The part of an RNA shown here (large-subunit ribosomal RNA, domain II) has 680 nucleotides and comes from Tripos fusus. The coordinates come from a structure-prediction model, not an experiment, and the mean pLDDT is 84. The organism belongs to Tripos, within Eukaryota. RNAcentral holds the full RNA, with entries from ENA.
[in-house]
Context: one part of a larger RNA
RNA sequence: GCCUACGAGUUACCGUUGCUAGCAAGGUUAAGUGAUUAAGUCACGGAUCCGUAGCGAAAGCGAGUCUGAAUAGGGCGUUUUAGUUAGUAGUGGUAGACGCGAAACCGUGUGAUCUACCCAUGGGCAGGGUGAAGCUGUAGUAACAUACAGUGGAGGCCCGAACCGAUAUACGUUGAAAAGUGUUCGGAUGACCUGUGGGUAGGGGUGAAAGGCCAAUCAAACUCGGAAAUAGCUCGUACUCCCCGAAAUGCAUUUAGGUGCAGCGUUGAUUUAUAGUUUUAUAGAGGUAGAGCUACUGAUUGGAUGCGGGGGCUUCACCGCCUACCAAUUCCUGACAAACUCCGAAUGCUAUAAAAUGUUAAUCAGCAGUGAGGGCAUGGGUGCUAAGGUCCAUGUCCGAAAGGGAAACAACCCAGACCAUCAGCUAAGGUCCCCAAAUAUAUGUUAAGUUGAAUAAACGAGGUUGAACUGCUUUGACAGCUAGGAUGUUGGCUUGGAAGCAGCCAUUCAUUUAAAGAGUGCGUAACAGCUCACUAGUCGAGCGAUCGUGCGUGGAUAAUAAUCGGGCAUUAAACAUACUGCCGAAGCUAUGACAUCGAAAGAUGGGUAGGGGAGCAUUCUAUAUGCGUUGAAUGUGAGGGGUGACCUUCGCUGGAGCGUAUAGAAAAGCAAAUGUAGGA
Repeated sequence: GCCUACGAGUUACCGUUGCUAGCAAGGUUAAGUGAUUAAGUCACGGAUCCGUAGCGAAAGCGAGUCUGAAUAGGGCGUUUUAGUUAGUAGUGGUAGACGCGAAACCGUGUGAUCUACCCAUGGGCAGGGUGAAGCUGUAGUAACAUACAGUGGAGGCCCGAACCGAUAUACGUUGAAAAGUGUUCGGAUGACCUGUGGGUAGGGGUGAAAGGCCAAUCAAACUCGGAAAUAGCUCGUACUCCCCGAAAUGCAUUUAGGUGCAGCGUUGAUUUAUAGUUUUAUAGAGGUAGAGCUACUGAUUGGAUGCGGGGGCUUCACCGCCUACCAAUUCCUGACAAACUCCGAAUGCUAUAAAAUGUUAAUCAGCAGUGAGGGCAUGGGUGCUAAGGUCCAUGUCCGAAAGGGAAACAACCCAGACCAUCAGCUAAGGUCCCCAAAUAUAUGUUAAGUUGAAUAAACGAGGUUGAACUGCUUUGACAGCUAGGAUGUUGGCUUGGAAGCAGCCAUUCAUUUAAAGAGUGCGUAACAGCUCACUAGUCGAGCGAUCGUGCGUGGAUAAUAAUCGGGCAUUAAACAUACUGCCGAAGCUAUGACAUCGAAAGAUGGGUAGGGGAGCAUUCUAUAUGCGUUGAAUGUGAGGGGUGACCUUCGCUGGAGCGUAUAGAAAAGCAAAUGUAGGA
């Protein structure tokens, strides 16, 4: 774990609400008494209680009364009337109060045969070693002292068995053992070990003190009792079908995982209109988003002006002069704000009107549950414009929602499951195969397997596409090749040198030219040399620059082997645009059945906590009526019926009891409680 049996909202009394019944301005008896019976029942009994009148603290008065000086005003009443006694159901209270569960607290007793300490009286400690004091002798001293030798036999002395212990380690760990075994180790004449008898007892003992020990139990033993202690906590709480269906919020709380009131659910009753809800229009209040700021408060870029100040100059002092400084006001310009506003939406809110819908609404009463919420989107606070973070608001879904899609995936997309159907149409999403449906059509793009159901940026790059703008070009462009690329001059200055090319200057001029810079780069110490600009020839048609677009590229690193879900796919099975089919759900439609609401037409039927309704089964009782040895209950196999709990038939088994109908009463339904007992 499994099987069988048992296992949790009960009972009494008192309230309260509904329903049913009796009587009704009245209703009702309690104890008790009498009669009688198999049980019991009937009659009497009006004490009492509730209602029919209230007001006042009360005396009291009374349709009024209290307050008050009041005939005022005000409060509570009247004018508006149904109660009461039973039964039954829901629920509250008091009781163990749905069941099981503490750790604890208190009281009476029982324990020192274990163990701690103490008292009394007994017992035990192989063997070996060391050799204190004292004594004796000798030496020695004035006498002591002292030294040596011998003798002697001290010690919480040494080594080491018994005995007592328990240092290290291994094994053992459902053990051989609820503390042991092996090896090793400590003490072993002592604060030693031990027998027997006795003492100290639970907030007490005892303790060389570890909160140790006090019978395998100790930060307060054990036993029984108070006692079903209490448990705002955990777990469990048993048959079916039908209708509706939440909450995880506000306020308060020695309160925060509890509770009260409100909110939201359900059931019943009452109310039916200016109800509720939605849309449109109109009228309002408002200060958000946005915007704006010479419209305030505050913050603020650059410029102009430069009050005032700082600094410098000057002076006996005043005055005065200057300024690459700071800087008020004003002007121009730019621009910020949750706690700024000259302004100012949308939405939301209120009212009115109309339309649609048609009780969805409100009130009262019974019964609740909830008061840990969560994800996503949007507007914000907080945080790092971090979090599957946290705190609000609005919406939505999950919660309490199945189905299809997203590979898988509570809350993302589509869509709300009454039942049946081998019928149809669609949504999201798909249509090569796994896998239902296009290897569809048209036009492009991509070459990276980019991508195809997600990782990514700054930045880099003659990847490629189409576009814009612009320059050159058959009077021959661009690229290549052939040739030239000169002269004054080595310009002037500088410099050791400076000759196109270290640096500085410049009217960087002029000449010859087809063209050629007082020179683009390399080079030399300086020259030289190579090259470019520029030009001609050759060639023969396009060639450049800029800007932005689509797709791609590098940037690109994660822990067991990889992958778009996989196979795989390149004018696609990728990406973009367009278009037409098809597939695709419990959606919609069709056909049929059931239930609820409703007069009908018709509408409705996902559902946790929870509310309401209707039933099935079990045991017993009463009444009525049946079955059974020609075989009851039970068990088992096979059928039939019912929406279901369940009912029923036949065969076998079994061997004596058992049903049905209508009422009534409950020890009345098990999968769970580390449930209890038994079993395989």